[in-house]
Context: one part of a larger RNA
């Protein structure tokens, strides 16, 4: 001297832009954060229209705005977090034994026909969560068959595997197989912190062979065979930590760090597991276990905020139970639109950075006041009074969905501090105190004239900041 996610004393006018739990990956009431589609389907209720009917109702047809269930897709995305992890996890650079829903292109097809089940009725259990049995039905549920090639299995013969329709007749879907595109998954070279007061480490351990597992290679796995692999170029052990692009300092080397943002990794109260499914071993699915909490009729249940708010706790310290989906993005829809604490504004804090203001010119007999003094006077000081202008804040009218743009009133008002003066260092002087009381980064000031304490007047440095303190270069 530069730099922070900063804290802390004094003090504090306005704006743009950013940024705000670094600590307990402790705990959570409350609300919200993943829905959507009637143009797949069923049913109930409303409401309309039409026939029968005195009525009550019945039976058709319609609307979709509502409920509830199949069913489809999407809940694996967006959104938090750094616990853990020294590791093919990251960076980069390669490679081969693989998969990819929605999209795009190219080819083919889309026939027939069966069985169920929810929701609904009914009857039961239960304090509730929730269950159980019987009856009926639909679909783009599910299932048989038929059809079969550029598909699959096989050296061939041969053998095998597929569909779902809706609607406003424009379409939009299904199916099969090929190619793209995008997204993962799998392996390698290379780099990747600290200790040697960690020196020796390893039986699925190292190679094989056969099988089994997987989208896929592989000791992944399991059986048999062989005895291998690793290690001072630092295994193994211990510690400590997410990696990166960057970001702060440097003239650069380096050094030290990953907060905001973008990529990639982990993780969802802990600890395991596995289903769905293209895709997950799933924060807001499931199931065991544990630990805490909540409800209970004591039999049994039910919850997980490291989503955006908000609470408690810890803490030196970190914000609103806020407003819109108008914009961009995201799911679902044919599409109107629906959800969207993703996002886009708004609050709050001088946390930062950046730009404006606190007035401008004029004004000496050089007032008054203070302080100093050798008592002459010197400073504060053109500084004030004082005239002049000149204006943000503020009202008002138009204009814009709003942020805001313009025009006009109005008014020096409402807006200056903080630290330092003994040397490193720019600024000195009077009085108090007497090694007390204090002061201090570093040497060191104070014991009776202290420019070094404390107060005042002067003065210096920055300025809606100034100072301290922590860290790092």
């Nucleotide at each position: 001297g530069g730099a922070u996610g900063a804290a802390c004393g004094c003090u504090g006018g306005c704006g743009g832009u950013g940024u705000g739990c670094c600590u307990a990956a402790g705990g959570u009431a409350u609300g919200c954060a993943a829905g959507u589609c009637g143009a797949a389907c069923g049913u109930g209720a409303u409401c309309c229209c039409g026939a029968c009917g005195c009525a009550a109702g019945u039976c058709g047809g319609g609307a979709c705005g509502c409920a509830c269930g199949u069913g489809g897709c999407g809940g694996a995305c967006g959104g938090g977090u750094g616990a853990g992890u020294a590791a093919c996890g990251c960076g980069u650079g390669g490679g081969a034994a693989u998969c990819u829903a929605c999209c795009u292109c190219c080819a083919a097809g889309u026939c027939g026909g069966u069985c169920a089940u929810a929701a609904c009725c009914c009857c039961g259990a239960g304090a509730a969560a929730u269950c159980g049995g019987g009856g009926a039905u639909a679909a783009u549920u599910a299932c048989c068959g038929a059809u079969a090639g550029u598909c699959c299995c096989g050296c061939a013969a041969g053998g095998g595997u597929a569909a779902a329709g809706a609607u406003u007749u424009a379409u939009c879907g299904c199916u099969u197989g090929g190619a793209g595109a995008u997204g993962g998954g799998c392996c390698c070279g290379c780099g990747u912190c600290c200790c040697a007061u960690c020196a020796g480490c390893u039986a699925g351990u190292u190679g094989g062979u056969a099988g089994g597992g997987u989208a896929a290679c592989g000791g992944c796995c399991u059986a048999c065979c062989a005895a291998g692999g690793c290690u001072a170029c630092g295994a193994c052990g211990g510690g400590u930590a997410g990696g990166g692009g960057g970001u702060g300092u440097g003239a650069g080397a380096g050094c030290a760090u990953g907060g905001c943002c973008c990529c990639c990794c982990a993780c969802a109260a802990u600890g395991g597991c596995a289903c769905u499914g293209a895709g997950a071993u799933a924060a807001g699915g499931g199931c065991c276990a544990u630990a805490c909490g909540c409800c209970u009729a004591c039999g049994g249940g039910u919850g997980g905020c490291a989503g955006c708010a908000a609470u408690c706790g810890g803490g030196a310290a970190u914000c609103u139970u806020g407003c819109a989906c108008a914009a961009u993005g995201g799911a679902c829809g044919a599409a109107a639109g629906u959800c969207u604490g993703a996002u886009g504004c708004a609050g709050c804090g001088a946390c930062a950075c950046c730009g404006c203001g606190u007035g401008a010119a004029g004004g000496a007999u050089g007032a008054a006041g203070g302080u100093c003094g050798a008592a002459a006077g010197a400073u504060u000081g053109u500084a004030a009074a004082c005239u002049u202008c000149u204006u943000a804040a503020u009202u008002u009218g138009c204009c814009g969905u709003a942020a805001g743009g313009u025009a006009a009133a109005g008014g020096a008002u409402u807006a200056a501090g903080c630290c330092c003066c003994g040397g490193c260092u720019a600024a000195c002087u009077a009085c108090g105190u007497g090694c007390c009381a204090g002061c201090a980064g570093c040497a060191g000031c104070g014991g009776u004239a202290a420019a070094a304490c404390g107060u005042a007047g002067g003065g210096g440095g920055c300025g809606a900041g100034c100072g301290u303190u922590a860290u790092c270069c």